Source information
Bacterial RNase P class A from a Phycisphaerales bacterium, 426 nucleotides, folded computationally. The sequence was found by an Rfam model in a public genome assembly. Its mean pLDDT, the model's own confidence on a scale to 100, is 78.
RNA sequence: UGAGCGCGGCGAGGCGGCCGCGGAUUCGCCGCGAGGCGGAUCUGAGGAAAGUCCGAGCACGGCAGGACACGCUGGUGGGUAACGCCCACCCGCCCGUCACAGCGACGCGGGCGAGGGAAAGUGCCACAGAAAUCACACCGCCGAUGGCCCGCAAGGGCUCAGGCAAGGGUGAAAUGGUGGGGUAAGAGCCCACCGCCCGGACGGUGACGCCCGGGGCACGGCAAACCCCAGCGCGUGCAAGGUCACGCAGCCUCCGCUUGAGCCCGGUCCGGGCGAUGGAGGCGGGUAGACCGCUUGAGGCCUGUGGCAACACGGGUCCCAGAGAAAUGGUCGCCGCCGUCGGAAGGCCCGUCCCGAGCCCCCGUCAAGGACAGGGGCGGGAACCACCGGCGGGCACAGAACUCGGCUUACGGCCGCGCUGCUCGC
Numbered sequence: 001u002g003a004g005c006g007c008g009g010c011g012a013g014g015c016g017g018c019c020g021c022g023g024a025u026u027c028g029c030c031g032c033g034a035g036g037c038g039g040a041u042c043u044g045a046g047g048a049a050a051g052u053c054c055g056a057g058c059a060c061g062g063c064a065g066g067a068c069a070c071g072c073u074g075g076u077g078g079g080u081a082a083c084g085c086c087c088a089c090c091c092g093c094c095c096g097u098c099a100c101a102g103c104g105a106c107g108c109g110g111g112c113g114a115g116g117g118a119a120a121g122u123g124c125c126a127c128a129g130a131a132a133u134c135a136c137a138c139c140g141c142c143g144a145u146g147g148c149c150c151g152c153a154a155g156g157g158c159u160c161a162g163g164c165a166a167g168g169g170u171g172a173a174a175u176g177g178u179g180g181g182g183u184a185a186g187a188g189c190c191c192a193c194c195g196c197c198c199g200g201a202c203g204g205u206g207a208c209g210c211c212c213g214g215g216g217c218a219c220g221g222c223a224a225a226c227c228c229c230a231g232c233g234c235g236u237g238c239a240a241g242g243u244c245a246c247g248c249a250g251c252c253u254c255c256g257c258u259u260g261a262g263c264c265c266g267g268u269c270c271g272g273g274c275g276a277u278g279g280a281g282g283c284g285g286g287u288a289g290a291c292c293g294c295u296u297g298a299g300g301c302c303u304g305u306g307g308c309a310a311c312a313c314g315g316g317u318c319c320c321a322g323a324g325a326a327a328u329g330g331u332c333g334c335c336g337c338c339g340u341c342g343g344a345a346g347g348c349c350c351g352u353c354c355c356g357a358g359c360c361c362c363c364g365u366c367a368a369g370g371a372c373a374g375g376g377g378c379g380g381g382a383a384c385c386a387c388c389g390g391c392g393g394g395c396a397c398a399g400a401a402c403u404c405g406g407c408u409u410a411c412g413g414c415c416g417c418g419c420u421g422c423u424c425g426c
Base pairs, nucleotide, nucleotide: 003420004419005418006417007416008415009414010413013335014334015333016332017331018330019329021044022043023042024041025040026039027038028037029036030035046397050408051407053406054405055404056403057402058237059236060235061234070233071232072231073230074229075089076088077087078086079085090115091113092112093111094110095109096108097107116228117227121226122225123222124221125220138168139167140164141163142162145161146160147158148157149156150155176194177193178192179191180190181189195217196215197214198213199212200211202209203208241292242291243290244289250283251282252281253280254279255278262274263273264272265271299318300317301316302315303314304313305312306311336395337394338392339391340390341389342388343387346385347384348381349380350379351378352377353376354375355374359370360369
């Protein structure tokens, strides 16, 4: 220096021509009308529109109050409409640095944590092991004391009773740790420090921190086992829900049924034909369909103030898809970004030559002299950056469907930080 990995952030190619698509407004022509055809202007996906995992708005239904049951959440404080989200802090663990030949404290930087309760209860703790909670004794150590044996005695032996839990061994875990004293051997048995428990003072809103005093120490682990504690929690989702309502069926009223309602041939009359399972009017619910809900909103951008921050408040400014199984596309040119190949040698590196301030030397002062930084010429190298050119069927993931706030997942490319030290140059 490149590459890889991790974390965080940005970003989602641009412009133009031609051909098309959705929506809104509007104009022209055609049509009795419903409507049809054509034109103009404006406008038309995302950072995740996704998964539908959390939290809300809104809508309809339900609901006296309380308790039980069930589900979710779980350090503290704050933010928020709310959250299982965000911010800050606390505690624990880990990494880097401090800081090294090796070990290593405080501090600093970063990452992770379902982070309430295991001295209320129940349950579980595989295998191994003597023993896994009413703890325990396999190897081992001792055998002071009591017993037995030897000895005149001092004492010695046996390891029978019994003592121990230091050392070994098992295990994820074995009932505080290190050091010293002590003892027959040992042991918080005693002591110092660390740890733990209890009490108190101080600091902090708090989680908690720190200090003092007391106690040899009681309390294994698991609540992502039941459980306990605290907090929260009605159900269904725009196919919510509302308005209008073709037709068919239903109901009501009236007319008519061969003494003919009504219909057709149609301007009218005559005439002819059809006609009772008929004709006319009305009613409510409601399907198809149409309309509303529907996009101005916990809104975007700029800016000021407060706050460590999340965020809040104020000022200015903007209006930004709203159709439905549903448009937002295709192609050509130029440019951009990326990859790759080549060129060249500006940065870079090497060699050589020249100049060379301040400085050193000398010294009364300068000059001369010395080595460096730096600058220039010539020759050479080519990994990377910059430059020039060729090539590429390289430029993702994906796509609104009532609307927001989050989380998670996907993603070509770019930037920053950290780690590795496998590439290349010197």
Of the family's consensus pairs, 95% are formed in the model. Its Rfam family is "Bacterial RNase P class A". From the family's description: Ribonuclease P (RNase P) is a ubiquitous endoribonuclease, found in archaea, bacteria and eukarya as well as chloroplasts and mitochondria.